[in-house]
Order: sequence, then C1' cells, then structure tokens
RNA sequence: CGUGAAAAAGCCAAACCCUGAGUAAUCGGGGGACGGAAAGCCACGGGUCCGCCGCAGGCGGAUCGCCGGGUUGCCUGAG
Repeated sequence: CGUGAAAAAGCCAAACCCUGAGUAAUCGGGGGACGGAAAGCCACGGGUCCGCCGCAGGCGGAUCGCCGGGUUGCCUGAG
C1' cells in the first nucleotide's frame, strides 16, 4: 500500500486553557474529562445567579449538569 473482516463499541462533556459574543449572570467554537442511563428538548412552578429601577418590591435576563413538571415526531426492518 492492497484485499478481506465476526463480535463489541458508536452518545453527551464539569473544572481548567485558547478564541469569539454579552455591562453581567452566561453562551458559541476548539482543546480537555469531573461526571451523566435522558447531562435530549421546553424557563411552566420553585431555587440560585446577573442587570436595571420609583428597591418590604417590580421589570428584564441567565441556568433544565439545582429540584419538580411537561415533552420526544417521521421512515424502514424485525418481533
């Protein structure tokens, strides 16, 4: 380099680093694995966090990898 190849496997990615977006919470991309058996999706209830304001509070936002709840279609094959 060519040919052949059974079983198993096949998912996501915290912290941290680089880079970009945002006033911020935080988020996108790359690296990286602490974990996850819905760590897929939905901010609906509660929680937490951020911003603003006329600050017992209100409004807007973030987080579903904080808890609860909801949701997961179509095609094909087999049973």
Model confidence (mean pLDDT): 78 of 100. The RNA shown here (c-di-GMP-I-UAU riboswitch aptamer) has 79 nucleotides and comes from a Desulfobacterales bacterium. Of the family's consensus pairs, 95% are formed in the model. Its Rfam family is "c-di-GMP-I-UAU riboswitch aptamer". The family is grouped with related families in Rfam's "c-di-GMP_I riboswitch clan". Rfam links the family to the GO term cyclic-di-GMP binding. The source organism's lineage runs through Bacteria, Pseudomonadati, Thermodesulfobacteriota, Desulfobacteria and Desulfobacterales. The sequence was found by an Rfam model in a public genome assembly.